[in-house]
Context: one part of a larger RNA
RNA sequence: CUGGGCGUAAAGGGCGCGUAGGCGGCGCUGCAAGCAGAGUGUGAAAUCGACGGGCCCAACCCGUCAAGUGCGCUCUGAACUGCAACGCUGGAGUGAGGGAUGGGAAGUCGGAAUGCUGGGUGUAGCGGUGAAAUGCGUUGAUAUCCAGCAGAACACCGGUGGCGAAGGCGGACUUCUGGAACUCUACUGACGCUGAGGCGCGAAAGUCGGGGGAGCAAACAGGAUUAGAUACCCUGGUAGUCCCGACCCUAAACGGUGUGCACUUGGGGUUGGCGGUUUUCACCCCCGCCAGUCCCGGAGCUAACGCGUUAAGUGCACCGCCUGGGGAGUACGGCCGCAAGGCUAAAACUC
Numbered sequence: 001c002u003g004g005g006c007g008u009a010a011a012g013g014g015c016g017c018g019u020a021g022g023c024g025g026c027g028c029u030g031c032a033a034g035c036a037g038a039g040u041g042u043g044a045a046a047u048c049g050a051c052g053g054g055c056c057c058a059a060c061c062c063g064u065c066a067a068g069u070g071c072g073c074u075c076u077g078a079a080c081u082g083c084a085a086c087g088c089u090g091g092a093g094u095g096a097g098g099g100a101u102g103g104g105a106a107g108u109c110g111g112a113a114u115g116c117u118g119g120g121u122g123u124a125g126c127g128g129u130g131a132a133a134u135g136c137g138u139u140g141a142u143a144u145c146c147a148g149c150a151g152a153a154c155a156c157c158g159g160u161g162g163c164g165a166a167g168g169c170g171g172a173c174u175u176c177u178g179g180a181a182c183u184c185u186a187c188u189g190a191c192g193c194u195g196a197g198g199c200g201c202g203a204a205a206g207u208c209g210g211g212g213g214a215g216c217a218a219a220c221a222g223g224a225u226u227a228g229a230u231a232c233c234c235u236g237g238u239a240g241u242c243c244c245g246a247c248c249c250u251a252a253a254c255g256g257u258g259u260g261c262a263c264u265u266g267g268g269g270u271u272g273g274c275g276g277u278u279u280u281c282a283c284c285c286c287c288g289c290c291a292g293u294c295c296c297g298g299a300g301c302u303a304a305c306g307c308g309u310u311a312a313g314u315g316c317a318c319c320g321c322c323u324g325g326g327g328a329g330u331a332c333g334g335c336c337g338c339a340a341g342g343c344u345a346a347a348a349c350u351c
Stems, first nucleotide, its partner, number of pairs: 003323004007305002012319001014201004021194003025088003029084003033081002035077008049065006091191001092188003096183002103177007110154001114150008125136002162169002206247006215241002220236004258318006266296011300307002324351003333344004
C1' cells in the first nucleotide's frame, strides 16, 4: 500500500479546455537519488523463540544463543526508474497542395401550407365523432376564385447519408468563422497522454425585462363517455412555443459502453479523399490505400443476452464511479439561484 467490479444486475462524470499531480518514444555519455548485493556500526533491558538450568512439577526465575524483517555509513552494481548533457524521428505539432464534405453566427430572399382581412360566385348547411353534442352559419358560413397581411416551419432531394466534444445541426444565397479527413513532402525535435480542483459549453421545460403571436397548445371552460371521468374523444382556449438580452444547469444528457495509445482471423455495403487502370482529355465502371460509418460473423470474452479491428478480445497510462433493499438523491449544514430549484450528502429505524 492492498479485494472485486461499472453495456442490461449497484456503478462512466452531460460534454469540452486545461492547473496541480500521475504516467511517458529511440540512441549515447555521465551521476548514483530510487533499486539490488556485500561489509560494518547500531537496533537498551525485559518480553517472544531455541537450548540448558533452579524452585517436587507448573506458573515463575536464571544463563547462553537466535531474532529484532529497521536505520546510518562504506564499497560494488548488468539492467530498470530518476537527474544532467548531447543527439535522433517513428509520437506530437507547424507549413505547402488540390478538390470535396461541412459545424456555428449574421443578413437578405423564396415557395407550399395555415389563419385572418377585403372583394367576386353561390346557398343551407358546415364542422366533428364509434355515435353525438357543445361550436360555426340567413348580419350569408362551409366550398370556390382574386387581392392583401401575419407568424412559424422548411415537402421532394433525404439515405442504413453528412457534420459537431457533447447538447445538437436540414429551403436558397451572401458575408464572417470553427474543425476533420486525404496527398506530398519541408520544418520543429518528445514539445506527449490523462486530468483532482478550476473555467467554458450544455435539449426541453421553467424564470426576469422587452418585442412578437399564424398554427399548435399545459392551465382553464364547455360538449360527450362513464357508476363516477377533476382523463382518454370533441369544440374552444391562456401561458408557452418564435425573436433580443439576462438567468436556470437538469434528462432514458443513451452506444444505458470515460479518454488516449498499441496489438489480434475474415466477408459484405456505404460516405469523403488520394492513387492506379481506362480515355484524345475527362467522367462513370473496376482495383488498391487512408479516414469515417453500417451489417454479418472467427478466435477470445460474457451469468446469459450478446460484443466481436468502431471490442464488451489482449495490454498499458490516467480520471470518474459502485459496495444489499427501503428510509433517500431525502433531512441538516454549506455553496449556487430572482424563484422554481440545483450541487454536495447522511442517520435513526426497518426488511